[in-house]
Small-subunit ribosomal RNA, central domain from an uncultured prokaryote, 383 nucleotides, folded computationally. The coordinates come from a structure-prediction model, not an experiment, and the mean pLDDT is 81.
Context: one part of a larger RNA
RNA sequence: CUGGGCGUAAAGCGCGCGUAGGCGGUUUGGUAAGUCGGAUGUGAAAGCCCAGGGCUCAACCCUGGAAUUGCAUUCGAAACUGCCUGACUAGAGUAUGGUAGAGGGAAGUGGAAUUACCGGUGUAGCGGUCGGAGGGGAAUGUGGAAUUCCCGGUGUAGAGGUGAAAUUCGUAGAGAUCGGGAGGAACACCGGUGGCGAAGGCGACACUCUGGACGAAUACUGACGCUGAGGCGCGAAAGCGUGGGGAGCAAACAGGAUUAGAUACCCUGGUAGUCCACGCCGUAAACGAUGUGAACUAGGGAUAGGGGGUGUUGAUCCCUCCUGUCCCGCAGCUAACGCAUUAAGCGCACCGCCUGGGGAGUACGAUCGCAAGAUUAAAACUC
Numbered sequence: 001c002u003g004g005g006c007g008u009a010a011a012g013c014g015c016g017c018g019u020a021g022g023c024g025g026u027u028u029g030g031u032a033a034g035u036c037g038g039a040u041g042u043g044a045a046a047g048c049c050c051a052g053g054g055c056u057c058a059a060c061c062c063u064g065g066a067a068u069u070g071c072a073u074u075c076g077a078a079a080c081u082g083c084c085u086g087a088c089u090a091g092a093g094u095a096u097g098g099u100a101g102a103g104g105g106a107a108g109u110g111g112a113a114u115u116a117c118c119g120g121u122g123u124a125g126c127g128g129u130c131g132g133a134g135g136g137g138a139a140u141g142u143g144g145a146a147u148u149c150c151c152g153g154u155g156u157a158g159a160g161g162u163g164a165a166a167u168u169c170g171u172a173g174a175g176a177u178c179g180g181g182a183g184g185a186a187c188a189c190c191g192g193u194g195g196c197g198a199a200g201g202c203g204a205c206a207c208u209c210u211g212g213a214c215g216a217a218u219a220c221u222g223a224c225g226c227u228g229a230g231g232c233g234c235g236a237a238a239g240c241g242u243g244g245g246g247a248g249c250a251a252a253c254a255g256g257a258u259u260a261g262a263u264a265c266c267c268u269g270g271u272a273g274u275c276c277a278c279g280c281c282g283u284a285a286a287c288g289a290u291g292u293g294a295a296c297u298a299g300g301g302a303u304a305g306g307g308g309g310u311g312u313u314g315a316u317c318c319c320u321c322c323u324g325u326c327c328c329g330c331a332g333c334u335a336a337c338g339c340a341u342u343a344a345g346c347g348c349a350c351c352g353c354c355u356g357g358g359g360a361g362u363a364c365g366a367u368c369g370c371a372a373g374a375u376u377a378a379a380a381c382u383c
Base pairs, nucleotide, nucleotide: 004354005353006352007337008336012351014234015233016232017231021227022226023225025088026087027086029084030083031082033081034080035077036076037075038074039073040072041071042070049065050064051063052062053061054060091224092221093220094219095218096217098214099213103210104209105208117132118131141205142204143187148182149181150180151179152178153177154176158169159168195202196201239280240279241278242277243276244275248274249273253269254268255267256266291350292349293348296345299328300327301326302325303324304323305322306321307320308319309318332339333338356383357382358381365376366375367374368373
């Protein structure tokens, strides 16, 4: 290479959009490139194979045949593929009106209050009260619970922490409790075996912009499709750059314990970071460890969204169809575990990937990156 494979043994790119390419629904007519058949030419000889013959046999040699699966030319066939042409609607899509949803993005609005201003009343005591109008500047969407901190009141000797303690906080008044204020981050209950998204992921409330999905009924386009090497985009956390922010938590670090030791597990502190804006990084047990698309192949139960029907004529309930999610289970598959209409069954199209363990996802080179590093990716040697 061929072959065989990729849930867990090696192996599905983290996910999408899409270029080339590969593959592609039903049907009319044509063509004849692929395809199939005939003929002719060629396909050296020797060798191999078959038949016969010559050396006393054999090896060896001679004669003939077959084969040379190929190529070219030419004549023909038209089912299939291709190409041209006409048509179709079951794939795909568009329109109309509905539905659900933590799908994504952006903006800062509204009300109250305060201050200043105007007017009225009232007055000379600091203050308080009533009515009205305008929105100038900065920040800011709104909300509640909790933690922390600050101020004030009450109050007194402990609090905290653990297996037990200590470090720590507290008579300069802590912890507890009440009132007020500041600030940041996250949104209890609802909450689900639930929903949405291609994946990463998405959860308080309100406004606005926007993507996708699903069900119903018609109308329209007429194969416009599937996959997708390169390419482009998205991509948790951590990390990086610049500038903010910083309540809680918390790598590093410090201290206290534990221990033979304890650079840990436990405790008290605590800085990056976690948050925001902009720009990088491009990885993960990025997992369903299961690529995408469409078809076929027993059922039962639950749940979410939508439709239809019986019934009530309000919902609940029952039957049924489509779409999604979950559990059980037959055939079949599987080394087993298990999977089982959401397949790991049965076949198809296209892509990616694997080929004993270590060396090694390393070295070198190249590309990318500010760096950290990422991607691509060996060999010697060894078992």